[in-house]
Molecule: transfer RNA
Organism: Candidatus Woesearchaeota archaeon
């Protein structure tokens, strides 16, 4: 210097192609069971989907720029 990937909950991730309610899993809280805990059941909270912009009734998703990581070529 060139080209491809990857960024989503405190951690690990699904979705992203084909645009239309943002989930699970562990992890927290608090309930149930227990004599008490552990495990096990249940209910909840958590999220600027990495940033700025553009398209769109509507964007995590498409477009375009920029950042952070990571591979391959030279």
């Nucleotide at each position: 210097g060139g080209c491809c990937c990857c960024u989503u909950a405190g951690c690990u991730u699904a979705g992203u192609c084909c645009g239309g309610u943002g989930g699970a899993g562990c992890g927290c809280a608090c309930g149930a069971c227990u004599g008490a805990u552990a495990a096990u059941c249940g209910u909840g909270a958590g999220g600027u989907c990495c940033c700025c912009a553009g398209u769109u009734c509507a964007a995590a998703u498409c477009u375009g720029g920029g950042a952070g990581g990571g591979g391959c070529c030279a």